[in-house]
């Protein structure tokens, strides 16, 4: 890189070094010299994986469901910032696509 599933209206950021971009693409509206990408320390948030119980089963596995949070990820402007394609005369809104992330397999 690809495939396959699950989540995506909840949270949770400060110092250093650096010096103009940053919110995936497209259009919008935003954010930023009261200092942006990116790197470093240090804190947090969550609870996908590990881990521990319960329930199911002869029994494991699947699955439901509680806990933990030392480990492996991920995250800490704004609902995935809002829309893009479909239903709808329009607003809502309800699916999708596209993305992002976790687990798994190639």
């Nucleotide at each position: 890189c690809g495939c396959u599933u699950a989540u995506c209206c909840a949270g949770a950021g400060a110092g250093g070094c650096a010096g103009a971009g940053g919110g995936a693409c497209c259009g919008g509206c935003c954010c930023g010299a009261u200092g942006a990408a990116g790197c470093c320390u240090c804190g947090g948030c969550a609870a996908c994986c590990c881990c521990c119980g319960g329930g199911u089963u002869c029994a494991c596995c699947c699955c439901c469901u509680g806990g933990c949070a030392c480990g492996g990820u991920g995250c800490c402007a704004a609902u995935u910032c809002c829309g893009g394609c479909a239903g709808c005369g329009a607003c809502a809104c309800u699916g999708g696509a596209a993305g992002a992330u976790g687990a798994g397999c190639g």
Molecule: SAM riboswitch aptamer (S box leader)
Organism: uncultured Oscillochloris sp.